[in-house]
């Protein structure tokens, strides 16, 4: 230096589930609190294999290396899962993820 690729910006798209009940508030709101019944795709947690440690057996060896088993551990995944958060009439908001656009951050990977 160029290019990807991560992230943040904008633009489009975006799904589930309850116009529940009871109260406060008085700003009447889509607000707050409780209780009961739900969604998973803001965010969080959790787990395989697979690899790494390792006690002990078993095999091998002159010993060893090394190989197999078995017990425990630590790494590590998602749209699975848990529903802690969040959310459940229309809107409005928020949304995982797509696709576009400019080229904008760190010095991060390649």
């Nucleotide at each position: 230096u160029g290019g990807c690729u991560a992230c943040a910006c904008u633009c489009u798209g975006g799904a589930g589930a309850g116009c529940g009940c009871a109260g406060u508030c008085u700003u009447c709101g889509a607000a707050c609190u409780g209780c009961c019944a739900c969604c998973g795709a803001a965010g969080g947690g959790g787990c395989a294999g697979c690899g790494g440690c390792c006690c002990g057996c078993u095999g091998g060896u002159c010993a060893a290396a090394c190989a197999g088993c078995c017990c425990g551990c630590c790494g590590u995944a998602a749209u699975c899962u848990c529903u802690c958060a969040g959310g459940u009439a229309c809107c409005a908001a928020g949304g995982a993820c797509a696709g576009a656009g400019g080229g904008g951050u760190g010095a991060a990977g390649c």